Transfer RNA from an uncultured Victivallales bacterium, 74 nucleotides, folded computationally.
RNA sequence: GGGGCAGUAGCUCAGUUGGCUAGAGCGAUACGUUCGCAUCGUAUAGGUCGAGGGUUCAACUCCCUUCUGCUCCA
Numbered sequence: 001g002g003g004g005c006a007g008u009a010g011c012u013c014a015g016u017u018g019g020c021u022a023g024a025g026c027g028a029u030a031c032g033u034u035c036g037c038a039u040c041g042u043a044u045a046g047g048u049c050g051a052g053g054g055u056u057c058a059a060c061u062c063c064c065u066u067c068u069g070c071u072c073c074a
Stems, first nucleotide, its partner, number of pairs: 001073007010026004019057001028044005050066005
């Protein structure tokens, strides 16, 4: 220098033939349960979907540029 893969909640990830109000588990907080803790149950909060731009009625999803990490070739 070139190719490929990954980036989504605090952590690990799902979701990509474009359209449901963006989700799960763990974690956090509150409540219930208990004498108390743990377990369990319920609820809530938490996301500029790495960044910018474009196409579209509509983009996590398609296109371009770019950043970071891993990997292959040279």

Rfam family: tRNA. About the family: Transfer RNA (tRNA) molecules are approximately 80 nucleotides in length. Gene Ontology term of the family: triplet codon-amino acid adaptor activity.